[in-house]
RNA sequence: UUUUCAGAGAGUUUGAUCCUGGCUCAGGGUGAACGCUGGCGGCAUGUCUAAGGCAUGCAAGUCGAACGUUUCUCGCAAGGGAAGCGUGGCAAACGGGAGAGUAACACAUUGGUAACUUACCCCUAUCUUGGGUAUAACCCGGAGAAAUCUGGGACAAUCCCCAAUAGACAUGGGGGGUCGCAAGACAUUCCUAUGUAAAGCUUCGGCGGAUAGAGAGAGGCCUAUGGCUCAUCAGCUUGUUGGUAGGGUAAUGGCCUACCAAGGCGACGACGAGUAGCAGGUGUGAGAGCACGACCUGCCCCACUGGGACUGAGACACUGCCCAGACUCCUACGGGAGGCUGCAGUCAAGAAUCUUCCUCAAUGGACGAAAGUCUGAAGGAGCAAUGCCGCGUGAUCGAUGAAGCCCUUCGGGGUGUAAAGAUCUUUUAUCAGGGACGAAUUCGUGACGGUACCUGAAGAAUAAGUCACUGCUAACUUCGUGCCAGCAGCAGCGGUAAUACGAAGGUGGCAAGCGUUACCCGGAUUGAUUGGGCGUAAAGCGUCCGCAGACGGUCAAAAAAGUUCUUGGUUAAAUCUGGGGGCUCAACCUCCAGACUGCCUGGGAUACUUUUUGACUAGAGACUGGAAGAGGCAAGCGGAAUUGCCGGUGUAGUAGUAAAAUGCGUUGAUAUCGGCAGGAACACCAAAAGCGAAGGCAGCUUGCUAGGACAGUUCUGACGUUCAGGGACGAAAGCGUGGGUAGCGAAUGGGAUUAGAUACCCCAGUAGUCCACGCCGUAAACUAUGGGUACUAAGCAUUGGGAGUAUCGACCCUCUCAGUGCUGUUUAACUAAGCUAACGCCUUAAGUACCCCGCCUGGGAAGUACGGCCGCAAGGCUAAAACUCAAAGGAAUUGACGGGAGCCCGCACAAGCGGUGGAGCGUGUGGUUCAAUUCGACGAUAAGCGAGGAACCUUACCAAGGCUUGAAAUCCAGCUGCACACCUCUAGAAAUAGAGGAGCCUACGAGGGUGCUGGACAGGUGCUGCAUGGUUGUCGUCAGCUCGUGUCGUGAGAUGUUGGGUUAAGUCCCUUAACGAGCGCAACCCUUAUCCUAUGUUAAAUGAUCAUGGGAGACUGCCCCGGUUUAACGGGGAGGAAGGCGAGGAUGACGUCAAAUCAGCAUGGCUCUUACGCCUUGGGCCACACACGCGCUACAAUGGCUGGUACAAUGGGUCGCAAAACCGCAAGGUGAAGCCAAUCCCACCAAAACCAGCCCCAGUUCGGAUUGAGGUCUGCAACUCGACCUCAUGAAGUUGGAAUCGCUAGUAAACGCUGAUCAGCUACGCAGCGUUGAAUACGUUCUCGGGCUUUGUACACACCGCCCGUCACACCAAGAGAGUCGGGAGCACCCGAAGGCUGACUUUAUGUUGGACCAAGGUGAGACCGAUGAUAGGGGUGAAGUCGUAACAAGGCAUCCGUAGCGGAAGCUGUGGAUGGAUCACCUCCUUU
Repeated sequence: UUUUCAGAGAGUUUGAUCCUGGCUCAGGGUGAACGCUGGCGGCAUGUCUAAGGCAUGCAAGUCGAACGUUUCUCGCAAGGGAAGCGUGGCAAACGGGAGAGUAACACAUUGGUAACUUACCCCUAUCUUGGGUAUAACCCGGAGAAAUCUGGGACAAUCCCCAAUAGACAUGGGGGGUCGCAAGACAUUCCUAUGUAAAGCUUCGGCGGAUAGAGAGAGGCCUAUGGCUCAUCAGCUUGUUGGUAGGGUAAUGGCCUACCAAGGCGACGACGAGUAGCAGGUGUGAGAGCACGACCUGCCCCACUGGGACUGAGACACUGCCCAGACUCCUACGGGAGGCUGCAGUCAAGAAUCUUCCUCAAUGGACGAAAGUCUGAAGGAGCAAUGCCGCGUGAUCGAUGAAGCCCUUCGGGGUGUAAAGAUCUUUUAUCAGGGACGAAUUCGUGACGGUACCUGAAGAAUAAGUCACUGCUAACUUCGUGCCAGCAGCAGCGGUAAUACGAAGGUGGCAAGCGUUACCCGGAUUGAUUGGGCGUAAAGCGUCCGCAGACGGUCAAAAAAGUUCUUGGUUAAAUCUGGGGGCUCAACCUCCAGACUGCCUGGGAUACUUUUUGACUAGAGACUGGAAGAGGCAAGCGGAAUUGCCGGUGUAGUAGUAAAAUGCGUUGAUAUCGGCAGGAACACCAAAAGCGAAGGCAGCUUGCUAGGACAGUUCUGACGUUCAGGGACGAAAGCGUGGGUAGCGAAUGGGAUUAGAUACCCCAGUAGUCCACGCCGUAAACUAUGGGUACUAAGCAUUGGGAGUAUCGACCCUCUCAGUGCUGUUUAACUAAGCUAACGCCUUAAGUACCCCGCCUGGGAAGUACGGCCGCAAGGCUAAAACUCAAAGGAAUUGACGGGAGCCCGCACAAGCGGUGGAGCGUGUGGUUCAAUUCGACGAUAAGCGAGGAACCUUACCAAGGCUUGAAAUCCAGCUGCACACCUCUAGAAAUAGAGGAGCCUACGAGGGUGCUGGACAGGUGCUGCAUGGUUGUCGUCAGCUCGUGUCGUGAGAUGUUGGGUUAAGUCCCUUAACGAGCGCAACCCUUAUCCUAUGUUAAAUGAUCAUGGGAGACUGCCCCGGUUUAACGGGGAGGAAGGCGAGGAUGACGUCAAAUCAGCAUGGCUCUUACGCCUUGGGCCACACACGCGCUACAAUGGCUGGUACAAUGGGUCGCAAAACCGCAAGGUGAAGCCAAUCCCACCAAAACCAGCCCCAGUUCGGAUUGAGGUCUGCAACUCGACCUCAUGAAGUUGGAAUCGCUAGUAAACGCUGAUCAGCUACGCAGCGUUGAAUACGUUCUCGGGCUUUGUACACACCGCCCGUCACACCAAGAGAGUCGGGAGCACCCGAAGGCUGACUUUAUGUUGGACCAAGGUGAGACCGAUGAUAGGGGUGAAGUCGUAACAAGGCAUCCGUAGCGGAAGCUGUGGAUGGAUCACCUCCUUU
């Protein structure tokens, strides 16, 4: 400088995050099909399934200028013409169809043929002479239903035969030359022998015939390279591999035969099985690739199935022949005929694929001299939206915007300039007129076709659908439905407010199409060459040795295989890309150029790899030397302990456990002493230590033996590394044979535990554990980390060796080589770089690189089935699929949880006081009952709760009777001058109904008001508190909950808020990658304790008291001690009314419980409308075998009764509180002063208390239930169902089981008083008020609740979590299975058509008779594949089934791996191993001091 192009992601695992990983989507494509729809034209395409069967017609004939002959016709004839039969020639081997077979020289590419052929065509040379006798058609007979066959006779040729002639032809023999490695070849040449040729016709122009050579095109054969799956196909092969000879062919060759040899192929995949025509190309993709092989082109193969040859230049022949078989058809039953995978068409199959059309006009083919004939090749038309391309269904104006429809917050908005309307145009369709190119070739010749095209006419006229609208993904509302109906590609949607189902309106996309389904590529770097991984996600073989293979040190030289540059050839055309051209454009067609990344060939280069040769020593190995070690094998020896036996002493227990029991023991145990026996294992040393390839290895001694490290630098000279297949070793358990057996101890027995306990615990105990020999071959065989080499900061410890300094010699110290470990925790100090998803790794790499091997590709099914190999068995190694799911997983984060840990708090426990639970009664709830017992609230956080007051009312419930624009609200229309209300009467339980009586205002407009009728509407304590607002409970008056900025982390998040102290407190202080802030805490507010002060009515005055205001006072301020020298703070003290928050109240963070309430109120939606609304009467909410909660009164003497004497405070009062006085035993009545309240009244306010008396421990002078009688009060009314008074009655109950509640000081306990609601009252409740007035707290082990930190987690609906296995039921797929059925391939034997080959015979013929080969068929034994099968076993999936609770937290016995035994099941136990175990303590180690 030029050219060439070029790669998008998303959803889904989680509470959230990062990663791994699968599934799914968006794109493009199709010979497509299906659903809905459908105007026109052009160009293409159209049985992918049954290579299943086929009716009918056509698809190969032609030549009279090779020949014979028949008929017809024209002609008088000669002769001409037409049609036919046959002989002969050429063609029929092309064209057309299909893809069954074939994994092969079938195809593609590249070469070869010195191993070959070639009709027609072109060119060259030469020749074309002389004879002969047969035969078809035809004629005469015969057989047969037919197909057809047969006897006799005549005749022709370019039919056939004989002879001649020829060599540059063929064959045989011999010589020379050239080429060639050789075999051999030669269009170089010589000699010789033998053999084979021909055809004529003619229109007189020619066309033919023979031989030889050459060309073009075509074909045969051979080689190299390339392209499918399975190793659960590992060994295959006898014409097999080669040779010699022969046969055969156009030609090479085991192609065939005979003989000889014993070879040939294979892990670079032979053989076998499955699948498949191959290529140019096509689809997709950035590319590399992946998938495919319709149409078009080239090659191959097939022609009903199988076999065979004939003819011919060419076939073993699609529309030829012979034979066999299956099938179909004809038949006179004796025999015959046929082959659409040609074009149409038909049946069948199938999701599915067209006309029984026109023409030889063009292009091409066969024949012919030609005219021409034939041509379902071809050219065209028809059908199909099957595809690609183009066009149209109108254009311009047209409203603050019609109607309809939809939505609505009712105001309006949308559809929407859309329509209507106005003006204009006429593509397309229709009609009319004209009208081609395609014809090459002078004339004539067009199927398409009166087609394309042109002109004109009328008229918006003839022409729009389909899919979607939750996210991905462009596009939203209403109604219906209510986990139903349904949708869905994935995630998912639907259980009464569905943008996800169905419909409507609206909107988005594409458009004569649009969607769906199927398949391919892409996205998918999800098989990774480009371009992945293996510590924990899937993935390093248990370990080592080692053949093949792969890779390989330094220096030279040579070669040039790889590599690289260049030359020539080839890579068919079409396709593809760029440019140009032609159809109006485009699709389509066409021209030029490029590309086709390949192969072959000639020439050059030599850095690297390779090969050969030579050398080297740094890799590797050998040698020498001293040293270390639980390395291995064998033999011998030792002491401690357990157990057993014997003996002694000795007596009642012992053993065991959380506690027990079984067991042992008076026949003398356990204990203790002595002796003996036997087996197994080796305390201390001992350690992060050492050795070994790994498994593994531990008393001591000896013998044998292997490996490593160090030093010396003597030798060899790349001898190396890794390693598929292979081999060896390989814990424990287990197996076989024989021993041995002390302890331990699967199984088993017994005892406990338990709901059960096939377990955990205990007592026994067999295999086994031990030895020898032989098997097995697996483990969490782990560092979950293959081996080798090199490189990349340090420090420390330790084991072994060496050197140096020093020393008498060592130790110590320094350096170095090889190994083993660490750089963590508390808590200050402490590592980089790099890598990693993070955790973490970090010279012993998981860093940076190279080499070799092994392994992985979603979870489950499954390390399973089948097959194979190994094993005595157990079992091991190798190793799938159907089916099923959208996840399964790793690391880390925040919570929650733990029968994990640490710290702290609370009337939480403890220490105390008093209760509840037992009785009677009251009250609430459940249950039951009922016509109704209205409804709500249900652990804590329902149950004397809503209700702070159910006789009617309330009232919502039930029964009965009534009303229907309604009891109350608003509006409209019409009517009314009356109704209604009021009074009286009648009916009625009342509501209500009926009758009578009296009477509207006014501006005179029927205006207001009222009533009636009608319509809008009212009304609902009907449903949903899981649609809501508001309010409330609870954790909890617990100390927490967050934010901004910054910093750290890929991120979720962390930090702050943790830590050390301290506090009631996230209160404060200190430290600190944090610094600040907010909501909470505290304070501010109210009451109260002390004082001061002002004012004060209702008061005689002052003070005090009291009331109402204002103020003071308390702050760790002062002292001492402690607290890190401080600080916060803690303890003590002084002063003070009060001291460390003085006491009490109000005040309730972010949030949790879908907590409560639709019945307090409000409210969305749904629902009822002569009723689920409204009115009335009566009933019910008050029931009563029972259960529970909360209370009251008691059980008595700290008491009861009687009498007397004292002391409060908060409050309330006009529809009210009510004094005095009088009556009544009393409830109460009469009465009425005073008071709208510091005045009067309730109320002289109290009761416990105190004083005095009686009672004397009893069911009582306790206790008061229950019942009877009589009264009072309220109220329309006390029957259901009020309270109170008087008299009488006098129940249970003698202090309360398990269990459980409250309270830390003016508190508990005890005592009374007031108020709200309210006519009255069920109040013993609730809310307040004062009076009297305690005890105890050592302390935080335990129970409950809470806060902070930390740890584990498979939980996140968060432990009321998650989750495992058997069993039962249903469905599904796969394997096994006595067998049964079928298929293709092979083997052995039998039989053996046609046919070619071959032998013999003979009358030489279409002869007779044999032989081997050989298709189909038959018989037999197996191997393989498929279908099916009673039954049994496992697997998967299912709604809330059954049994247990195995796992996740220390999961309540830590879990898991291998192995063995056992058990309903998860599982348990033994033995060895792992940490992928929590917690606590100890040891060791590291750093600093």
This is a predicted structure of a 1489-nucleotide RNA (small-subunit ribosomal RNA) from a Patescibacteria group bacterium.
It matches the Rfam family "Bacterial small subunit ribosomal RNA".